Large-subunit ribosomal RNA, half A from an Elusimicrobiales bacterium, 1782 nucleotides, folded computationally.
NCBI's taxonomy places the organism under Bacteria, Pseudomonadati, Elusimicrobiota, Elusimicrobia, Elusimicrobiales.
It matches the Rfam family "Bacterial large subunit ribosomal RNA". Rfam links the family to the GO terms structural constituent of ribosome and ribosome.

Context: one part of a larger RNA
RNA sequence: GGUGUAUGGUGGAUGCCUUGGCGCCAGAAGUCUAUGAAGGACGUGAUAAGCUGCGAUAAGCCUCGGGGAGGAGCAAAUAUCCAUUGAUCCGGGGAUUUCCGAAUCGGGAAACCGAUACGGGCGCAAGCCCGUAUAUUUCAACGGGAAGGGGUUGCCUUCGGGUGAUCAGGUACCGUUGAAAAGACAACCCAGGGAAGCGAAACAUCUUAGUACCUGGAGGAGAAGAAAUCAAAGAGAUUCCCCUAGUAGUGGCGAGCGAACGGGGAAAAGCCUAAACCGGCUCACGCACUGUGUCCAUACGGGUGGACAGAGUGCGUGAACCGGGGUUGUAGGGCCCGCCCGGUGCAGAACCGGGGAGUUACCAACCAUCAGCUAGCCGAACUGUCUGGAAAGUCAGACCACAGCGGGUGACAGUCCCGUAGGCAAAAGCGAAAUGGCUCUCGGCGGGUUCCUGAGUACCACUGGGCACGUGCAAUCCGGUGGGAAUCUGGGGAGACCACUCUCCAAGGCUAAAUACUCUCUGGCGACCGAUAGUGAACCAGUACCGCGAGGGAAAGGCGAAAAGAACCCCGGGAGGGGAGUGAAAUAGAACCUGAAACCGUACAUCUACAAGCUGUCGAAGCGCUAUGUCGCAACCGCAAGGGUGCGAAACGCGCGACGGCGUGCCUGUUGAAGAAUGAUCCAGCGAGUUAAUGGUCCGAGCGAGGUUAAGGGGUAUGUGCAAGCAUGCUCCGGAGCCGAAGUGAAAGCGAGCCCGAAUAGGGCGAUUAGUUCGAAUCAUUAGACCCGAAGCCAAGUGAUCUAACCCCGGUCAGGGUGAAGGUAGAGUAACAUCUACUGGAGGCCCGAAGUGUUAAACGUUGAAAAGUUUCUACAUGAACUAGGGUUAGGGGUGAAAGGCCAAUCGAACUUGGUGAUAGCUGGUUCUCCCCGAAAUAGCUUUAGGGCUAGCGUCGUAAUUUAAACCGCGGGGGUAGAGCAACUGAAUGAUGUAGGCUGAGCGACCCUCGGUCCGAAGUCAAUCAAACUCCGAAUACCGCGGCGAACAUUACGGCAGUCAGUUCGUGAGGGAUAAGCUUCACGUGCGAGAGGGAAACAACCCGGAUCGCCAAUUUAGGCCCCAAAGUGUACGCUAAGUGGAAAAGGAUGUGGGUUUGCAUAAACAGCUAGGAGGUUGGCUUAGAAGCAGCCACCCUUUAAAGAGUGCGUAACAGCUCACUAGUCUAGUGGACCUGCGCCGAAAAUUACACGGGGCUAAGCGUACCGCCGAAAUUGCGAAUUCCAUGCGACGCGAGUUGCGUGGAGUGGUAGGGGAGCGUUCCUGGCAGCUGCGAAGGCAUACCGUAAGGAGUGCUGGAGCGCCAGGAAGUGAGGAUGCUGGAAUAAGUAGCGAUAAACAAGGUGAGAAUCCUUGUCACCGAAAACCUAAGGUUUCCUUGAGCAACGUUCGUCGGCUCAGGGUCAGUCGGUCCUAAGCUGAGGCCGAAAGGCGUAAGCGAUGGGCAUCCGGUUAAUAUUCCGGAACUAUGAUAGAUGCGUCAUAACUCAAGAGGGGACGCAGAAGGGUAAGCCGUCCGGGUAAUGGUUGUCCCGGUCUAAAUGCGUAGGCGUGGGUCGGCAGGUAAAUCCACCGGCCCGUUAAGUCGAAACAUGAAUGCGAGCGCGGAGAAAUCCGUGCGAAGCGGCCCAAUCACGCUGCCAAGAAAAGCCUCGUGGGGAGUUUCCAUCGUAACCGUACCGCAAACCGACACAGGUAGGUGGGCUGAAAAUGCCAAGGUGCGC
Repeated sequence: GGUGUAUGGUGGAUGCCUUGGCGCCAGAAGUCUAUGAAGGACGUGAUAAGCUGCGAUAAGCCUCGGGGAGGAGCAAAUAUCCAUUGAUCCGGGGAUUUCCGAAUCGGGAAACCGAUACGGGCGCAAGCCCGUAUAUUUCAACGGGAAGGGGUUGCCUUCGGGUGAUCAGGUACCGUUGAAAAGACAACCCAGGGAAGCGAAACAUCUUAGUACCUGGAGGAGAAGAAAUCAAAGAGAUUCCCCUAGUAGUGGCGAGCGAACGGGGAAAAGCCUAAACCGGCUCACGCACUGUGUCCAUACGGGUGGACAGAGUGCGUGAACCGGGGUUGUAGGGCCCGCCCGGUGCAGAACCGGGGAGUUACCAACCAUCAGCUAGCCGAACUGUCUGGAAAGUCAGACCACAGCGGGUGACAGUCCCGUAGGCAAAAGCGAAAUGGCUCUCGGCGGGUUCCUGAGUACCACUGGGCACGUGCAAUCCGGUGGGAAUCUGGGGAGACCACUCUCCAAGGCUAAAUACUCUCUGGCGACCGAUAGUGAACCAGUACCGCGAGGGAAAGGCGAAAAGAACCCCGGGAGGGGAGUGAAAUAGAACCUGAAACCGUACAUCUACAAGCUGUCGAAGCGCUAUGUCGCAACCGCAAGGGUGCGAAACGCGCGACGGCGUGCCUGUUGAAGAAUGAUCCAGCGAGUUAAUGGUCCGAGCGAGGUUAAGGGGUAUGUGCAAGCAUGCUCCGGAGCCGAAGUGAAAGCGAGCCCGAAUAGGGCGAUUAGUUCGAAUCAUUAGACCCGAAGCCAAGUGAUCUAACCCCGGUCAGGGUGAAGGUAGAGUAACAUCUACUGGAGGCCCGAAGUGUUAAACGUUGAAAAGUUUCUACAUGAACUAGGGUUAGGGGUGAAAGGCCAAUCGAACUUGGUGAUAGCUGGUUCUCCCCGAAAUAGCUUUAGGGCUAGCGUCGUAAUUUAAACCGCGGGGGUAGAGCAACUGAAUGAUGUAGGCUGAGCGACCCUCGGUCCGAAGUCAAUCAAACUCCGAAUACCGCGGCGAACAUUACGGCAGUCAGUUCGUGAGGGAUAAGCUUCACGUGCGAGAGGGAAACAACCCGGAUCGCCAAUUUAGGCCCCAAAGUGUACGCUAAGUGGAAAAGGAUGUGGGUUUGCAUAAACAGCUAGGAGGUUGGCUUAGAAGCAGCCACCCUUUAAAGAGUGCGUAACAGCUCACUAGUCUAGUGGACCUGCGCCGAAAAUUACACGGGGCUAAGCGUACCGCCGAAAUUGCGAAUUCCAUGCGACGCGAGUUGCGUGGAGUGGUAGGGGAGCGUUCCUGGCAGCUGCGAAGGCAUACCGUAAGGAGUGCUGGAGCGCCAGGAAGUGAGGAUGCUGGAAUAAGUAGCGAUAAACAAGGUGAGAAUCCUUGUCACCGAAAACCUAAGGUUUCCUUGAGCAACGUUCGUCGGCUCAGGGUCAGUCGGUCCUAAGCUGAGGCCGAAAGGCGUAAGCGAUGGGCAUCCGGUUAAUAUUCCGGAACUAUGAUAGAUGCGUCAUAACUCAAGAGGGGACGCAGAAGGGUAAGCCGUCCGGGUAAUGGUUGUCCCGGUCUAAAUGCGUAGGCGUGGGUCGGCAGGUAAAUCCACCGGCCCGUUAAGUCGAAACAUGAAUGCGAGCGCGGAGAAAUCCGUGCGAAGCGGCCCAAUCACGCUGCCAAGAAAAGCCUCGUGGGGAGUUUCCAUCGUAACCGUACCGCAAACCGACACAGGUAGGUGGGCUGAAAAUGCCAAGGUGCGC
C1' cells in the first nucleotide's frame, strides 16, 4: 500500500411526521375613497431590536351583549400592576386616528419646508403655538360683467374712413354657495389602437390573430335583446348548453379557416317614446282696435292726414318648452259620426264596488312582521388485569349511541378532554324571500276621412372594414368621400339582378333570469405534495443579496411525553472535554429523531520488497474463521410424505490469496472505436412518450337488422341548506342526433338494380346482409406533445451617475524663451517708400512642471488592477483641460467618422412579456425475460445527412398447394468466344497499276522514249473493334410437368425501422488494367455474429453460441519447446537460414529434360616439341621488319605454321596464340526447356520482414498412416417456443387449461409481438402484523430462469404488510444535465509596491506584530493641513471582549457588546434668478398624451451681519471670556414731516437707474509669509584661543470703529425752462436749450498704513504642587523683548493698455409717480427685548467615497515653509505624518 471485517468521524440521503401549499365543491360577498382610500413613514410597552396590535386617548378609550377565573400578545426572566364591585377574552356600536400618499393652501429630493385669512392662548410688541378654512375641473343657482357686433346719432374726412355719445340685448369672464369627479382594485366584460417569432417544410395573399400588449370605460356581472328577423310547413326578443358538422362553403381551392337553417334543452318578460290631434305658457311676426310721444305736410284757429317709436287688447301664423293623446304591419294611430257598458248618476264627469300591477325595465318613496348573519349555551356512556417510562395496546367484564366526523391526551380512546348528533340563544347592527300596509292603474265595436307613423336618412358610385365567405356572380351589416329618395297606391328583405309570391316596418330608447370570473370571508372534500416535493416563500420572504434603473431573487422544518436544557467537581485563557445528575433512552445534549453514500481515520485477518499493463474471471499452494446450506444423532408432531427444535462434525462454506490460463473499459455515434472521436472527478437526491378532443385497427363486454343516447331532467341514498334547493354516487327517463340496414349516375333521377348506349347488345359499379355502443391497447391528427438547447423577431417599458455632443454657471494652466503689428526718435524722400535704434508684447509660437493624452519597450496575463505599473514619450493660452446643474433614447440618439460611444453589453442597449418562438440539427431518454427479425435500394422531391410511395421486418385473419431448390421437356436471345476474302471501320508489310516526281528529244508545248524515290484502287501476306458480325456458347430468364409440408406462398388489415453502408471474389466503366480510390452488376460476409484458425487483425479460412458437464468425433489449421497433438514413414529438392519481403538485369550455383557438335581412325584439358620460307609484302614513314596507318592478303616448304591472335621494341629483337605432332586417356563442348537456389537488396530509438526459442529440417515437393483441434456434430441432464399426439379438469359450444410423449427449433442492432417484477396512492378482504418493537438503516453463506423475494442478528423508536382489483408525478450511469456534499491538485501557488528596521521595559494564559521609551529609516506641491461631494456613527474610550472579520499573529482594531458625543441672529441652507423642468387657461392629437402663455420651481452664479483667545476623552467663527455687527420691536430723549382727505407714512403691482460681467499683456502701490538686522532671555568651554562680529530660543496680537492716503474714473456737476420717448403717470430716466460752478480740480471709488480695539491676550523662560526610579507628564502661578529693513502671494483691480471672436439674468439697493389703506409717522442716540427651523461627530488622494476586497487604479477646490535654484523642476530638510498587518 491492496482486499475484507469491526468501530469511529464527516455528511445529511432514507423512513416517519406536518404548522405550509395545491386543486375542487357549496354558501356569502363582489367593492374601498375628499367624513381622505389602497399602500406606507414615524412613533407607541416598566424594556434593546424585530414581528403583531394600536395612533400623542397610541399592545389601547367608552358603551351594549356574551362569558366566568385568571390575566398584562409573539416571549423567557425580573419588576410593578389588573381581577367575583366580574378582569383578560369574544361579538355589535361609538370615540381617537401623527405625517406622507388621489393629496387637494403654496413648494418639494414622498413621509419635509414655507404660508395667508379668521378665531383662540402666551407676550408691551416683534414673534411663537393651537383650531378651522384656502387645489383643479365640470354642472347648477345667485351676484357682478367686458371687448367686439347691432340700432339711433354727433363731429371730422383725403370720401377709403376715422372718432365720440347713447340705447337694447346677451356672451366670454370673475366672485360666492352647493353637488359631482379624481385614486386604488385578482379575474371576468365592452370598446379605441394593434404586432411578431411561427405555419405554409422557401415566401409575398393567407396563417399565427383581432391573439400578446398599450389605452379608455362599467358592473356584480357585462354585453345582447323585443324583428325593416328567419323561413318557404311555418316560427316568433336576447343569452347559454347539446346536435346539425368538420357538413355547406371559403381558400396562392395551398397551408388552413369554417357557418347557418332546423331539432333537443336551460331560462323566460316585456315595454317607453318622436309625430298626427288637443291644451297651457313664453316669444316673434302679421292684421285690427285703443290711447301716448316725436317729426313732417296741410293749415295756420282748433284740427286733419302721413311717417316713426314704444305700450295695451283681440285674432291668426310660427318657434321653443310643458301636460294630455299615441306607439303599429293579417298595418296602427289621429280627426268626424254612430252603437254598447257592475251600481248611483243625463253623462267614463265624479263617487262607490270590483279587477290588475308594482320597488330590476314599463311611476315612485318607505314601514311592519319574520328566516338568517355578526358572540355563545346544554350535550350520553368504563372499569379492572398484564406489559411498559407512560395505556388509548392485550386480556376480562360492562355501558351509550339521532353522538363510532375529527382533533388532543406520555403507544392505537364511542364511554379522559375539546368536540360530534340533537336542542337552545342576541342588548346592538345588517336583513333576502313572502305577506300586509302603501303606491299606481283599468273601456270596447263599426263606418267615414286621408292628417301622422323617426332625412343629408335609405339607396347609388368609388374605396375600406366586418360577416365562416380572401372581390369573387357577392347579397346582408358598418365606415370614409361624392351624389341623394319615397311617404302606406309607401318602404326593407328572401345571397348578383329581374318578375311573381311570401315576410317584415329602418333611420329614438329601456329591460331581470339562464351565462363568465374569484383579490376576499366561512364550511367541507381530495386514488393532490410531504421540506431538491408542494406557492418563489411550512422558518420574521418578495426577505437577504445583485443591478443606476426597470427588474431579478435565494438558502433555511424535526431534542424530549415533559426542559426535567446538565446543580456541583476536575483539565483548560477560552473553545471543548471527563465525571456527577435528569431522562425510558444523552451514539436524544441544544452543530440535538432516524443518520445511508462519497470522503477521512483506528484495530484485526490476509497478501505484497526481481516486479509490468481494462485491474476482472477461471484455476490454485498457503494462512485465518465457522454456519439460513450439507451430513450425522437425539427426542417431539404427523398414518405417511414431511415439519419444526436441540446437539455435533467435515471443508464441500466464508475472508485474504502468491502463482498460472484467458482477456484492449462504459456510453454515444458510425461502413468501421481499446481507440489518440464524444460525454462523465466521486457520491446522494431530482431529471425525459403525458393529457384532451377526433379518427383508424385490434382485443374484451352488451345488444343485434338494428345499436346508442347528448345536453338536460326525474327518483333514490348520502352530504349540505331554515327552506326552496344544490352537489356526488346509483338508477330511470330524455330518440334531438349519429352509425348501419341500397345501390348507381356528373345530375335530373331510377332502384336490386343503376349507368353508358338507338339497343333487349356489350361493359362498369352493385345485390345474394352485420352492425353498433362502451372499456383496455396501439397508431395518427390538432394541441409545447419525449426532454433540454439557439442566434434571433416583435410589443411595452428602464437607462446619458460611464461615455458622445450640446446648453447654463464656475474653476485651472510653475517658470523660462522668441520678439509680429503698432508707437517714439533719428536717417532718408518732392511727398511717400525705405533704413537704424529704442519701445512694444502678438502667436491654434518655442522649452518645460501641474494638468491632459498615450509613442515604444519590458513587466503583469488564475494580475496589486475585468486594461495597470516602470522608463522613454506628445500637448501644455487653446479647436485647451476640468467641477456642478441640465438636454438628446434604441432603427433612436450622439459621432473632427473608428461602425466609434450610449452604465465592464453595441453592424442595433438593457428589462419584462408574446414564449414552452422555431430548430429537416446535436445531446440524452431510467426494470426483466421470451418469439421473430431488417435496411443502407428504386422512383419523385429547391432533393441529396430530410421526406413520401414501393422494396425488405413483424403481428393478426383468411385462402391456396404450392415457394425456393432439384429433375425432365419446350422456348427466344446475340454476351463470352470466334471471325472479317461477310458488312462497317481501323491498321502493318509486300507488290507497284492509274497518278505524282524526274531525265532525254538543241529552247518551249503537245507528244514520244527512259528512270523508278513515292504511290489511290486492286492483289498477296499478317492483324484489330464497347458503340463491326457470316457465326456463336455456358449461365441466366420464361412456360409446362414431377418431387418438395414449412422460418412456405398469396391476399387483406395493424405497427414499424431502413434511404451515410463496407471488405473480399468475379464481370465491367472512370483512373495510370494507381489507391484501404471511385461508379455499377452478381455473390459471400461484416453491419446485426460470439467460437476456432490467420502471432495480434469488423470484412480472409472454418463454423452460426438456449443453459449445464473435468464426456466423445471432427473443420479450418496444426502435431521439437513456448502450446493440445508425429523429433511419423517413403522418395526427391534446397545450402541460400532460401524457408522467414521485391523487379529489370546478371552469373561455368545445383537437379532434371531435349537437341546438336567432337571423340579409341584417340576427342576435351594438361605436358613435350614445332609454329617456317619468298619477305623488312607494297605504300607511307625519321623508322613501320606479322603486330601506328592504307592497300593487298599471294606463293612455297610442311605433320603444321596467318603477308599473322595478343604482349613487347625507337624500329628490330624476344614471348605467345591460331595450327600441327607426340604423350596421356574416355568422354568432351555448344544451344534450348525446366525444379530449387545466388547477386541486384540503403532509413530513420536494439535485435524485428519465422510470433519467440531455435531448426539443415523443426525448410520445400509428392505420397501415406496416426493424432490434436471450435460454443460445429454427438452423448447425458435442464429450460423454453412451435407442431403432432395421449390422459384429465372447466365450458352448451367455440375453446381454455393441467400433466405427459414424440418431432422441429431457441446469435442478433433498428424494429414488431408476447409475458412478467418492483415503486407511490386508492377500494375491499385478511375481525393480518406491531412498544414482547413498525417503517427506515447496517450485515448475511438462503430461495427464484430474470426483474426480484424471504429469514435472522444489530440499529431504530411508530407505524406497516399480504391477497384481489384500480390509478399513475412508476424504475437512472451518462444529457459540457440540476442541487447539495466530499475528494484531487496540495499543505502546493499566494499573503497586494524592496520607505527598514532594532533594542529595552510593560501588559498578558500566550507578544516579531499591542502600549511606552530610545536609536534608525521614509514623505515633505505630500505619504502634511483645510474643505465640497459621497459615505452614515466608521467619531470618543470610561468599561468589557477575541468566536468570526484583519490574507500571519493579536492582549490590538475602521471588529463584537455596553455607554457617551454634533450646542450658531452673523458659517451653509432659507431671498434672487440661468440652462432646464413643471405648467391654470390655450393649441394639437385614435386613447394614453405632446407643446406651451401667465405663474412657479431650479445653483454651479447674484445678495447677506463676528472676530481674537481659552476650553472637552469626543464640538466649537456654534460653548466660555473679551470686543463687535445685522434685522426688527418696545420705551425714553432729541428731531423732521403731516393731521379731514390728503404731497406724512404704508401696501400692491409698475417705470427708470444700479446690480452688470470677455481675453491677453505690462507697470505701480502693497499685506500675509519668509529672510536679514535689532532687542530680550538663557548658555558659554575636555585641549591652545574665544564676553563676542559667539551659540540656542523668542521678537506675535483679530474683527470692528475712525481717518480717506497710493491709485483709478472724471468734455463733469448743480440749477432753470422745454418735452411728441420710457404700454397709464411721474418732480425719476432719456432728449433739447439757457445759466452757474469747475478745469486738473470738486465729486466718487479705493487697498494699505496709522489710531482705537489693547494697561488685553499670547509669549521664551522661571517658580509651586502632584505622579514617576528617571526622562518626563498633569495642574497652577509669575512673565522679558514684542522694533527696523528687504523681497513680495493675496489685494487695490479687468483699474490701465492692447485686441477681436464683442463677452448671463433677476433680486437685494436707490429714485419716480399711479392705485388702495391711512392719522399719525420719519431720522438719530441710549436702554431693554426678539432672531424660529434644518446641517454641524468622523473619513475626505482614502483601510471610512467609486472600483465585489482593509484593492499599487479614479476623485473638484484652497493653504502649501527653509537651503539650492528661473521655478510649484531637482536634491536634502522643518512643521506634521509614516515604516505600507507575515